[in-house]
Predicted 3D model of a 346-nucleotide part of an RNA (small-subunit ribosomal RNA, central domain) from an uncultured bacterium. The full RNA is in RNAcentral, with records from ENA.

Context: one part of a larger RNA
């Protein structure tokens, strides 16, 4: 590098916009780079192969022939591919209407439970555990019942559900702001797909400054169990959990399944629209879910939301261990992230 592969054997980028660059719909006129064909030159020699011919055969020489698969120029052909002109509308876009959601962002509101303050009531014990103990409590705990205050998180509804590009998104409620899906017209007219840089967004946990700390809760401290227990269990706890602004760029970022298009038998739930309607029933478009033939697959499975039949583009693997390590260069405030060997060694 070819070829094979990439749900699980190694292998799909964490997602999305998007440059270059690869690929690209229908009709029709030209051009002739690509493509085809004819012609000429030129592809040294030696070697290669085949005829023939010398040395008694051979190896070895001698001659001819072919090829040399290629470039060059030159004279044609136009089915493809490409350029170029004109066109069309089914690909995609755009307005127009109605719609759907837990899609963002930014203020506002609520009540239940904790926890802590204050005040009644009220007396010995709370709590915790396989059992304890440490720990709270006569300076009145724990219980209860009234009033405050704090942060944080939205029981039930709720589901095999709904949005979102992917991380993720749920308490009600205003503002803006984005999508998607449906009908039915009109407009653009290939504007399209992919995406090597680049940018942007990306869970937790971690870093910066500053507020805020109700709860839980790494680190710590004690009780505990134990041959020990730097551990489970239990009794406190600080960082953090939250909030504003910045950073960090990872995750079993998983459907362990890249993204687009087209085709290929069914049943069946269930979501949002549409069309007729008073409603059903039904029938249609978009999605999320079960089952199952065909194919497909090492099986396990998958199976119109393919892992099936085809394209086009990207990424990305190539024995196990050394190792996502050193080294170097990038990026970070840092912690660390990209990127990524080899020696040995089985």
């Nucleotide at each position: 590098u070819u070829g094979g592969g990439u749900u699980u054997a190694a292998a799909g980028g964490g997602u999305g916009c998007g440059u270059a660059g690869g690929u690209g719909g229908g009709a029709u006129g030209u051009u002739a780079a690509g493509u085809c064909a004819g012609u000429g030159g030129u592809g040294a020699a030696a070697g290669u192969u085949u005829g023939c011919c010398g040395c008694u055969u051979a190896a070895c020489g001698g001659u001819a022939a072919a090829a040399u698969u290629g470039c060059c120029a030159u004279u044609g052909a136009a089915a493809c591919u490409g350029g170029u002109g004109u066109u069309c509308u089914u690909g995609a876009g755009u307005a127009u209407g109605u719609u759907u959601g837990g899609g963002g962002c930014a203020g506002g509101c609520g009540g239940a439970a904790u926890g802590c303050g204050g005040g009644g009531u009220g007396u010995a014990g709370c709590g915790g555990u396989g059992a304890a103990a440490u720990g709270c409590a006569u300076a009145g705990a724990u219980a209860u019942c009234c009033c405050g205050c704090a942060g944080a998180a939205c029981u039930c509804c709720a589901a095999u559900c709904g949005c979102g590009a992917a991380g993720g998104c749920a308490g009600c409620u205003u503002g803006c702001c984005a999508a998607g899906c449906c009908a039915a017209u009109a407009c653009u007219g290939a504007c399209a797909c992919u995406g090597a840089a680049g940018c942007a967004c990306g869970a937790a946990a971690g870093c910066g400054u500053g507020g805020g700390u109700a709860u839980c809760a790494a680190a710590c401290a004690g009780g505990a169990u134990u041959a020990g227990a730097u551990a489970c269990c239990c009794u406190g706890g600080u960082a953090g959990u939250c909030c504003a602004c910045g950073c960090u760029g990872u995750a079993a970022a998983c459907u362990a399944u890249g993204a687009u298009u087209a085709c290929c038998a069914g049943c069946u739930g269930u979501u949002u629209g549409c069309g007729a309607u008073a409603a059903a029933c039904u029938g249609u478009a978009a999605g999320c879910g079960g089952c199952a033939g065909a194919g497909c697959g090492a099986a396990a499975g998958c199976a119109u939301u393919a892992a099936g039949u085809a394209a086009u583009c990207c990424a990305c693997c190539u024995g196990g261990g050394g190792a996502g390590u050193a080294c170097g260069c990038c990026g970070g405030c840092a912690a660390c992230g990209g990127u990524g060997a080899a020696a040995c060694u089985c």